[in-house]
């Protein structure tokens, strides 16, 4: 340098042509590494369903250091 840890910025981490991890401070949570910002993943409700799923609303892990 470039990839990856949903997305975009930073911040932490790691890898070396790969896309994953026992890292990312500690437990914790269904919520993915942290903030923020959007609101993908998850969660609940609520219709529809060819029972594969598709719509729509709500919300948007907690605490310590």
């Nucleotide at each position: 340098a470039g990839c990856c840890g949903a997305c975009c910025g930073a911040g932490c981490g790691g890898c070396u042509a790969u896309a994953a991890a026992c890292a990312g401070g500690g437990u914790u949570c269904a919520a993915g590494c942290u903030c923020g910002g959007a609101g993908c993943g998850u969660u609940c409700c609520c219709u529809c369903u060819u029972c594969g799923g598709a719509g729509g609303g709500a919300g948007g892990u907690a605490u310590c250091u």
Molecule: Pistol ribozyme
Organism: unclassified sequences